This is a predicted structure of a 73-nucleotide RNA (transfer RNA) from Corynebacterium felinum. RNAcentral holds the sequence, with entries from ENA. It matches the Rfam family "tRNA". From the family's description: Transfer RNA (tRNA) molecules are approximately 80 nucleotides in length. Rfam links the family to the GO term triplet codon-amino acid adaptor activity. NCBI's taxonomy places the organism under Bacteria, Bacillati, Actinomycetota, Corynebacteriaceae, Corynebacterium. Model confidence (mean pLDDT): 81 of 100.

RNA sequence: GCUGGAGUGGCGCAAUCGGUAGCGCACCUGUCUUGUAAACAGGUGGUUGCGAGUUCAAGUCUCGUCUCCAGCU
Numbered sequence: 001g002c003u004g005g006a007g008u009g010g011c012g013c014a015a016u017c018g019g020u021a022g023c024g025c026a027c028c029u030g031u032c033u034u035g036u037a038a039a040c041a042g043g044u045g046g047u048u049g050c051g052a053g054u055u056c057a058a059g060u061c062u063c064g065u066c067u068c069c070a071g072c073u
Stems, first nucleotide, its partner, number of pairs: 001072007010025004019056001027043005049065005
């Protein structure tokens, strides 16, 4: 330099043919307990790496760009 893959709450990952961004863990509050943990009930938290385009509508499609991984030279 070229090709392919990945980037989504604090962490690990989903999201079908473009149609309300969800799950687990963690965190917070409450119940329970002498207290903690566990268990149970409820809850907060996301400009979907960044910028632009297409569309009524984009995590998803197109272009540019950044980072990481793998391969080729």